[in-house]
RNA sequence: GAACGUCCAGCGCGAGAGGGCUCCAACGAGCCGCCGAAGGUGUAAAGUGUCCCACAAACACUCAGGCAAAAGGACCGCUGGACCGAU
Numbered sequence: 001g002a003a004c005g006u007c008c009a010g011c012g013c014g015a016g017a018g019g020g021c022u023c024c025a026a027c028g029a030g031c032c033g034c035c036g037a038a039g040g041u042g043u044a045a046a047g048u049g050u051c052c053c054a055c056a057a058a059c060a061c062u063c064a065g066g067c068a069a070a071a072g073g074a075c076c077g078c079u080g081g082a083c084c085g086a087u
Stems, first nucleotide, its partner, number of pairs: 005083008018032001020031004033067003039063001040061003047055003
């Protein structure tokens, strides 16, 4: 002390699917239908590596979560910090 990469934080964008039915004074409970982009699980697709083993998805499952608004929200972009780090 780069670039790339990883992690954390902030900001921005951000989809899908009943504002369903029943019971209850209410709190709430039950049932059905549906969604996939928090998380999780499974597979092993692309691929990667220390290579015959391991890692790994936006694929699948819907456990969780969600189906008016709000909240949340993967990926992506920007900013900052930490780590790694060629030279």
Glycine riboswitch aptamer from a Planctomycetota bacterium, 87 nucleotides, folded computationally. Taxonomically the source falls in Planctomycetota (Bacteria, Pseudomonadati). Rfam family: Glycine riboswitch aptamer. The family is grouped with related families in Rfam's "Glycine riboswitch clan". Its mean pLDDT, the model's own confidence on a scale to 100, is 80.